A computed fold for a 1487-nucleotide RNA from a metagenome, annotated as small-subunit ribosomal RNA. Model confidence (mean pLDDT): 83 of 100. The sequence is in RNAcentral, with records from SILVA.

RNA sequence: AGAGUUUGAUCCUGGCUCAGGAUGAACGCUGGCGGCGUGCCUAACACAUGCAAGUCGAGCGAGAAAUAUUUUAAUGAUCUUUCGGGUGAUUUAAAAUAUGGAAAGCGGCGGACGGGUGAGUAACGCGUGGGUAACCUACCUUAUACAGGAGGAUAACACACCGAAAGGUGUGCUAAUACUGCAUAAUACUUUAAUAACACAUGUUAUAUAAGUCAAAGAUUUAUCGGUAUAAGAUGGACCCGCGUCCCAUUAGUUAGUUGGUGAGGUAAUGGCUCACCAAGACUACGAUGGGUAGCCGACCUGAGAGGGUGAUCGGCCACACUGGAACUGAGACACGGUCCAGACUCCUACGGGAGGCAGCAGUGGGGAAUAUUGCACAAUGGGCGAAAGCCUGAUGCAGCAACGCCGCGUGAAUGAUGAAGGCUUUAGGGUCGUAAAAUUCUGUUCUAAGGGAAGAAUAAAUGACGGUACCUUAGGAGCAAGCCCCGGCUAACUACGUGCCAGCAGCCGCGGUAAUACGUAGGGGGCAAGCGUUGUCCGGAAUCAUUGGGCGUAAAGGGUGCGUAGGCGGUUAUACAAGUUAAUGGUGAAAGGCUACGGCUCAACCGUAGUAAGCCUUUAAAACUGUAUGACUUGAGUGCAGGAGAGGAAAGUGGAAUUCCUAGUGUAGCGGUGAAAUGCGUAGAUAUUAGGAGGAACACCAGUGGCGAAGGCGACUUUCCGGACUGUAACUGACGCUGAGGCACGAAAGCGUGGGGAGCGAACAGGAUUAGAUACCCUGGUAGUCCACGCCGUAAACGAUGAGUGCUAGGUGUCGGGGUCGCGAGGCUUCGGUGCCGCAGCUAACGCAUUAAGCACUCCGCCUGGGGAGUACGAUCGCAAGAUUGAAACUCAAAGGAAUUGACGGGGACCCGCACAAGCAGCGGAGCAAGUGGUUUAAUUCGACGCAACGCGAAGAACCUUACCAGGGCUUGACAUCCUCUGCAUUACCCUUUACCGGGGAAAUCCCUUCGGGGACAGAGUGACAGGUGGUGCAUGGUUGUCGUCAGCUCGUGUCGUGAGAUGUUGGGUUAAGUCCCGCAACGAGCGCAACCCUUGUCUUUAGUUGCCAUCACUUAGGGUGGGCACUCUAGAGAGACUGCCGGGGAUAACUCGGAGGAAGGUGGGGAUGACGUCAAAUCAUCAUGCCCCUUAUGUUCUGGGCUACACACGUGCUACAAUGGCUGGUACAAAGGGCAGCGAUAGAGUAAUCUGGAGCAAAUCCUAAAAGCCAGUCCCAGUUCGGAUUGUGGGCUGCAACUCGCCCACAUGGAGUUGGAGUUGCUAGUAAUCGUGGAUCAGAAUGCCACGGUGAAUGCGUUCCCGGGUCUUGUACACACCGCCCGUCACACCAUGGAAGUUGGGGGCGCCCGAAGUCAGCUAUCUAACCGUAAGGAGGAAGCUGCCGAAGGUGAAAUCAAUGACUAGGGUGAAGUCGUAACAAGGUA
Repeated sequence: AGAGUUUGAUCCUGGCUCAGGAUGAACGCUGGCGGCGUGCCUAACACAUGCAAGUCGAGCGAGAAAUAUUUUAAUGAUCUUUCGGGUGAUUUAAAAUAUGGAAAGCGGCGGACGGGUGAGUAACGCGUGGGUAACCUACCUUAUACAGGAGGAUAACACACCGAAAGGUGUGCUAAUACUGCAUAAUACUUUAAUAACACAUGUUAUAUAAGUCAAAGAUUUAUCGGUAUAAGAUGGACCCGCGUCCCAUUAGUUAGUUGGUGAGGUAAUGGCUCACCAAGACUACGAUGGGUAGCCGACCUGAGAGGGUGAUCGGCCACACUGGAACUGAGACACGGUCCAGACUCCUACGGGAGGCAGCAGUGGGGAAUAUUGCACAAUGGGCGAAAGCCUGAUGCAGCAACGCCGCGUGAAUGAUGAAGGCUUUAGGGUCGUAAAAUUCUGUUCUAAGGGAAGAAUAAAUGACGGUACCUUAGGAGCAAGCCCCGGCUAACUACGUGCCAGCAGCCGCGGUAAUACGUAGGGGGCAAGCGUUGUCCGGAAUCAUUGGGCGUAAAGGGUGCGUAGGCGGUUAUACAAGUUAAUGGUGAAAGGCUACGGCUCAACCGUAGUAAGCCUUUAAAACUGUAUGACUUGAGUGCAGGAGAGGAAAGUGGAAUUCCUAGUGUAGCGGUGAAAUGCGUAGAUAUUAGGAGGAACACCAGUGGCGAAGGCGACUUUCCGGACUGUAACUGACGCUGAGGCACGAAAGCGUGGGGAGCGAACAGGAUUAGAUACCCUGGUAGUCCACGCCGUAAACGAUGAGUGCUAGGUGUCGGGGUCGCGAGGCUUCGGUGCCGCAGCUAACGCAUUAAGCACUCCGCCUGGGGAGUACGAUCGCAAGAUUGAAACUCAAAGGAAUUGACGGGGACCCGCACAAGCAGCGGAGCAAGUGGUUUAAUUCGACGCAACGCGAAGAACCUUACCAGGGCUUGACAUCCUCUGCAUUACCCUUUACCGGGGAAAUCCCUUCGGGGACAGAGUGACAGGUGGUGCAUGGUUGUCGUCAGCUCGUGUCGUGAGAUGUUGGGUUAAGUCCCGCAACGAGCGCAACCCUUGUCUUUAGUUGCCAUCACUUAGGGUGGGCACUCUAGAGAGACUGCCGGGGAUAACUCGGAGGAAGGUGGGGAUGACGUCAAAUCAUCAUGCCCCUUAUGUUCUGGGCUACACACGUGCUACAAUGGCUGGUACAAAGGGCAGCGAUAGAGUAAUCUGGAGCAAAUCCUAAAAGCCAGUCCCAGUUCGGAUUGUGGGCUGCAACUCGCCCACAUGGAGUUGGAGUUGCUAGUAAUCGUGGAUCAGAAUGCCACGGUGAAUGCGUUCCCGGGUCUUGUACACACCGCCCGUCACACCAUGGAAGUUGGGGGCGCCCGAAGUCAGCUAUCUAACCGUAAGGAGGAAGCUGCCGAAGGUGAAAUCAAUGACUAGGGUGAAGUCGUAACAAGGUA
């Protein structure tokens, strides 16, 4: 940093997709170690169990257990004994004292911190910066001062009672640093008056004076600690303000304590915070209100940055603690582990009542794709209490689980080629895995075992959960440690097999239909690596919302036009200010994080130290620019004056031409209409024509890319009224300007309402045509409408598809309206305003624009962000309606699109050619037959060829063979090839058997070489490798062929033009059969084609002269037969000849063309061979070759018989005819080119003939084969015939093993259809068509076919309008598989999402009313009452109760709103081969 994807290709626009990074992740496969981090994103769902907030005895009373001592009582071991007893350990009990201090209580401090969560909140909640002259602050620090003296209770406790329990009541006793008076007291507080200073509005500060009010607590180990008041600090908080803080306008108006004032209350404090009264304000397009979503930030991710996204962990703030409400206590709460009430839920219960709140740490259930242990310790850090020891601390420090992330390490290293085995592959040689392995020599990270063993601990000492952990040493042993994804392009990496549009893949493009580098597997390779892929999300790439950094003529996008409000922007000059701006200063910018440098863990991750920022605020300074204020100016803008131009607007009037109608006249049979017709009108008199009249609408010519208007738009003439622009002048004003969201006005046609009007035209409608249909195009009619008045509508391809304004930037040439100037004039020069064309620079994707910009700049407005869905739905506004304006989403596609290019195509254009048409001749299509094809049939009728370019084609010849088909019978290394072993005299003829092949038997003769061993050839048997296949695929192929087309085209190099595809050349003017040639030209050359070179034919010369020829000479059997000759014909070699060479006309002096001469031939002389680049997946796997697939006792091979020859029918190609230009009979003449030994076969003979007998000659210019039409006679006489010959019968001939299926020929007999052929269609331009015969290939035999040959021998061609095909140029295109293209809509079917819908269900929020808990506040009282006052009655104060305002939950009502659902219904989208048409793209056939 880019890449893929729209096209045949190109450039552009534009979307989609990919490569990167990140993650609290999840899923799949796999998994060795360590360090550091991280771990319920979902149900703010419900929670069992344990723990998470206590502490102080140095505040107080009381004080259990326990210990010690003493006493008493009991017990009674031991010792002793006079046996009576003594001693009395031990144990038990009681009492007292001392120690001790559990549990509970009063009291103090702390439970407002720490920890959790993100539901709510769009807010002064948060961030940032300020303010408090409007405030509070326990503990802590500093300072000053003080602590005197009294009093009354109460819990604990005891007793009694109630209750299941929780708990409670009563009576009695008691203490305090608990509580209450009194005293004292200020620089505290309140009040009064005054002065001074300061200030930010209320004010603040200081000083002086006077009056009033308010305090305390003790403990003790005698070190201290604690208490009260005040002042100050520190810390923490409270309130206020500026700025910033998501989406929706399809949310536009909201608000009654609402906004302000006065007074009061309340608070720590300001304040409608609350209340009474007064006023009517307040907020809002700079987005109020409403709805949706959301904790905010430091930061984190990404990015070059600007930005975009996120708000886990760590840190700051806020909010919440089952849901809702409320207060109490307190320095601090309206309080997570406090209280009260209401609600839901759970639990206990004796049914009367009670208890609870994990969004603390673990843990459970549930939800979910998904997230851990009911661990250890207070050793460290920190917190609470305490004087301290210490206690508490699920904060915290650690450990456990999880590859969840980041970082590090390892799974071994070196040597090792018979390149092992094995796998894969192969062109079978090899290649590759691969030094990889094995093997040898090492190492020891990790692992295991043993030994040692920290720092973290702060100290004089003690104190370690982690932990016998990190780390170190020794030993052992390569041992226990590699996977995942990918390999068509993007994107690094390829082969084999399997599969066969199946199975499957796929992020996009797209792969898969029998040779898949894209599916699956394997081998190999690539990438990353204890991970690798996939999925989700975010940023990037995306300049694809563009501030940096985009656009709007045609790709999406300029509002239809103007006026104008807010807003934005704004001419010259002077002075001042300092808001913006610039510079500097100070504050803040928490820490962590980021970056840089250095350092600590072996490195790194991780951690530590130092430095570093934008922003906001403060202060100071500057004054150019913007701004503000004041003054001045005239060039912007406007006014005045003087002119001319104009379809500018409105109203009234007038006019002529034309159409139609009416009346009358003339006049007669048609008119009208069309491609052609018909409907229609007309004998009741039309059309036509003449005259008169009526009525409506529109204004020919002038008329012009002319004029006017803001746009829409405006066109006869006259008058009146009104608007604007332009030119000239420079008198006046003095920036008055530009743009313009909303708003207002205007706004074609159609349409709507009311009332008129209505000639023509004319939706709808009717009829007639056309058509397969024709709800159309065409015709005849015709209603709304078109016209007028008034009122709506408010849209158009309302277009220059180009918003308005200002300035600047080469020209040329028209035209409209003015002015100046020169000139007698024609006209020239110049200037202002408008309107066109061409064109430079520049711009543009290109087309194009180009002083009338789409150029260069500035200002303002509108609009765009892939295609479809859709300008649709819903909502709202407007409208009488039609509808208009505003304007989505779900879903779906990978494109949709612009400009240009090359082709192809067009029922587009121009030019040209061709037997293409036309002009002719002969046919085909009708008949019969032949042969081919389809179809049908069949056991089989083998296969192929299918528009031209299949169909007398492959087949130049199916009775067997051929033969590939069918039925049946055989063979299995095979009918054929190679190799190996063994044996052999191969092989051939004959006889018997057999349907045939096969098989069996018998007999006879016999090959070549030799070194004599044998070998070769051949045959038989055997073995396996293999043979064989006319089996499939011509869409896997080679080769060959057809066709466009013998059409004139197809390309290249260099140069030039174009961003490019491409263009140029090859186009143009002529010309040609021709891209043939000439000329011109940003082209110059070249190649394949054309032409020529080749063959043949036409003339001549020359050479040669047998088998050919015979002019002259001779002979002759009269035949060139013979001699002779080579002149001629001919044969076949070599040459000549024709080149527009010559002359004339045309043309451009060219190319060329027309005519002529000469010539056998004249403009390519005739004919042939020769087929450019390419097209048709054209034909052929059955000529041959060949990949792959298939068969292998058969899909091979062989044999017999059958079939390919069938026959209702259809088609293409031929033959023969239909007759007299003929048939038949007789006579008679003339070719060319071929063929011939298993051959041609003469003369002669036989037969009516086919043919036979026979065999002269000939391997051929020698012999054989050989003409017909024609000509000369005769006959037939227009008939189904003396035409025609099909069909059939009989008898023959030939070939062949064999003519039944199924050959050809002959003779006799038979004698069908057919009398010139519908629509349509074919060939041919001269030795051609037509006609006549001849030969050849194939072949035993079998042509009406094919190939070739000669004989006779025409007609017509005006011409290129039309049909067909082709070429060149041009034009349009939505086609490129290229018109046999593309493509639209309804209907039918399936699926998907959406709208409407009688309704139904649910949610959230507000409003009204009812009820009204707890509680604060206020009031009341007949109740109760320790401290104070009072001699007592009582009072003050308090408690309790009651009432009231407010008040949560609840109930209820009406409406709005959001969502779900709903019979049915509507359109939309999608879906290889459904139906109907053919609307669009070409003039798309009606632009």